[in-house]
């Protein structure tokens, strides 16, 4: 110095929940909050999961209901790519 690894210290991120705003929803975002996280940084590539405005199909006199569908999302579900702080055993 590098890889594995994860003690300490510093700093970082921020689950549930509550409030405002955005969204049809899933969800996002700001504030409070702090369960956790050494990649809980990033890409969204493979799988997985959530939602279904619109579209398609079916039922129905209408109203409406049901099913399918991602072009919408999560990525703090798993794997992969790229990058990265500290340094005890």
């Nucleotide at each position: 110095u590098c890889c594995c690894c994860g003690a300490a210290a510093a700093g970082g991120c921020a689950a549930a929940u509550c409030c405002g705003c955005c969204g049809a929803a899933a969800g996002g975002u700001g504030g409070a909050g702090g369960c956790g996280c050494a990649a809980a940084g990033u890409c969204u590539c493979g799988g997985g999961c959530c939602u279904a405005c619109g579209g398609c199909g079916c039922a129905a006199a209408c109203a409406u209901g049901c099913g399918c569908u991602a072009u919408g999302g999560c990525g703090g579900c798993c794997g992969g790519g790229c990058u990265g702080c500290c340094g005890a055993a």
c-di-GMP-I riboswitch aptamer from Ardenticatena maritima, 89 nucleotides, folded computationally. Its Rfam family is "c-di-GMP-I riboswitch aptamer". Rfam links the family to the GO term cyclic-di-GMP binding. Model confidence (mean pLDDT): 85 of 100. The RNAcentral record of the sequence draws on Rfam and Ribocentre.